The RNA shown here (transfer RNA) has 76 nucleotides and comes from Corynebacterium pyruviciproducens ATCC BAA-1742.
RNA sequence: GGGGCCUUGGCGCAGUUGGUAGCGCGUCUCGUUCGCAAUGAGAAGGUCGCGAGUUCGAUUCUCGUAGGCUCCACAA
Numbered sequence: 001g002g003g004g005c006c007u008u009g010g011c012g013c014a015g016u017u018g019g020u021a022g023c024g025c026g027u028c029u030c031g032u033u034c035g036c037a038a039u040g041a042g043a044a045g046g047u048c049g050c051g052a053g054u055u056c057g058a059u060u061c062u063c064g065u066a067g068g069c070u071c072c073a074c075a076a
Stems, first nucleotide, its partner, number of pairs: 001072007010025004019056001027043006049065005
């Protein structure tokens, strides 16, 4: 320098033939308990890495860009 893949709540991950996002753990509240654990119920929390474009509408398509993993090439 070139190719491929990944980036989504605090963490780990789903979800894409375009129709405004969910699961597990964790957090908070309440119940059960003398208390803890465990368990049950409920709630909060994400403008989907960033910017732009296409579209009535983008996590999804296109372009640019940042970071990570990996392969190839060059140099040493």